[in-house]
Molecule: Bacterial RNase P class A
Organism: Rhodocyclaceae bacterium
RNA sequence: GAAGUCGGCUAGGCAGCCGCUGCGUGCUUCGCACGGAGAGGAAAGUCCGGGCUCCAUAGAGCAAGAUGCCGGCUAACGGCCGGGCGCUAUACGCCGCAAGGCUAAGGCGACGGAAAGUGCAACAGAGAGCAGACCGCCGAUGGCGGCUGCGGGCUGAUCGCCGCAAGGCGGCAGCCCAUCGGCCGCACAGGUAAGGGUGAAACGGUGGGGUAAGAGCCCACCGCGGACGUGGUGACACGGACGGCACGGUAAACCCCAUCUGGAGCAAGACCGAAUAGGGGGGCAUAUGGCGUGGCUCGCGUCGCUCCCGGGUUGGUUGCUUGAGCUCGUCGGUAACGGCGAGCCUAGAGGAAUGGCUGCCCACGACAGAACCCGGCUUAUCGGUCGACUUCCCAC
Repeated sequence: GAAGUCGGCUAGGCAGCCGCUGCGUGCUUCGCACGGAGAGGAAAGUCCGGGCUCCAUAGAGCAAGAUGCCGGCUAACGGCCGGGCGCUAUACGCCGCAAGGCUAAGGCGACGGAAAGUGCAACAGAGAGCAGACCGCCGAUGGCGGCUGCGGGCUGAUCGCCGCAAGGCGGCAGCCCAUCGGCCGCACAGGUAAGGGUGAAACGGUGGGGUAAGAGCCCACCGCGGACGUGGUGACACGGACGGCACGGUAAACCCCAUCUGGAGCAAGACCGAAUAGGGGGGCAUAUGGCGUGGCUCGCGUCGCUCCCGGGUUGGUUGCUUGAGCUCGUCGGUAACGGCGAGCCUAGAGGAAUGGCUGCCCACGACAGAACCCGGCUUAUCGGUCGACUUCCCAC
């Protein structure tokens, strides 16, 4: 210097004129004049947390809901900070001819529990959970078939020996049997889960041995498991043995475990004033009850509650902005944040102010408007600017 990826800050400026809403001062009957102040980083969505107010001081149990790796911060949080683990490369980049591979700066993670129990898994597929056999492989073992060896039987007008003869013994040839052996075939039973195929997922992976073919069947490495040792506060990491592999997935399914949560909300609530008759009617209840209290029960408080009709009033003040406040400095901490000191006051309306016009300049101006207050998250947003990290190139 460039590329990539993140984070912070900022949100047109100046001048003039005319307006609007509070406040202060002065003069004053109203009111007028002057001075000073007057939207945001999201004021938004109302999603989460808290303050404040009322109802018990916010209580007990059940139900329901929320949260969920570890440590810290905080008033609190589902937020923030730091860390761990997992996933992620058409990221700059590295390796390679290429295909492809590598690296986690950055990004993402409802990241407690699946050996408590119950459930679920469409389609495809043989089989989806104490599984399964479609193609394939084998067919060791059994079966079937063929050939053959040993063996056995029959026949012979053939050969040898024995016998007077009938016949006998042995050989040879042909045929038959076969429960025993060998070889071959079939693929019926059976074995197998290597390979193919289906799927999001198929009951550890790779390699070797082994086998009929195979298989943790055996072995090595990897993965996994429960212990052990070492390091760390911890999540977790590392290590050497052991175990032949059981315990697949799903809890943003029920569920289990741990922690948290009472309800309603500034139209909360308080005060002053005005009005007033609690008038008529209905309903419920009558203390083992009604109401406050917006899940239920208890408890607590209180003593009638509620609907309709008719009548009266329908003004003002407060809550309201001084607050977990802002700025600067310093100290502690990696940081979120906290301590101390100094300085500052910065909208507060109630039909609801914060606007309009003109001129100049520039980078030509986006999203958008307070309503009790604060801390977050999320969403919207023209641009500008600063910084960090990962790489590459150049110079010294």